[in-house]
């Protein structure tokens, strides 16, 4: 000089408060487990151009794609955004 990481604050979307069943003092109400349905934005999968190649095949971005995981009141997470702090590679 340069700004990577992590912390802190502010905004962050979609989609049944669905059914059934068991438990709890059982109408509620919460739980836990099965089932339909449906959602994309934690994390994961898959790839365009390109590259690499021993010609098999690797490597390779996203809010795209799948929908394993997660999620469908609200709370909580939440991709990403802006502000603050901080200071790593590296460079002179």
């Nucleotide at each position: 000089a340069g700004g990577a990481a992590a912390c802190u604050c502010c905004g962050g979307a979609g989609a049944a408060u669905c059914u059934c069943a068991c438990g709890g003092u059982c109408c509620a109400c919460c739980g836990u487990g099965a089932g339909u349905g449906c959602c994309g934005a934690a994390g994961g999968u898959g790839c365009a151009a390109g590259g690499c190649g021993a010609c098999a095949g690797c490597c390779g971005a996203a809010u795209c794609u799948c929908u394993c995981a997660g999620g469908c009141a609200a709370a909580a997470g939440g991709a990403c955004g802006g502000a603050g702090c901080a200071g790593a590679a590296u460079g002179a």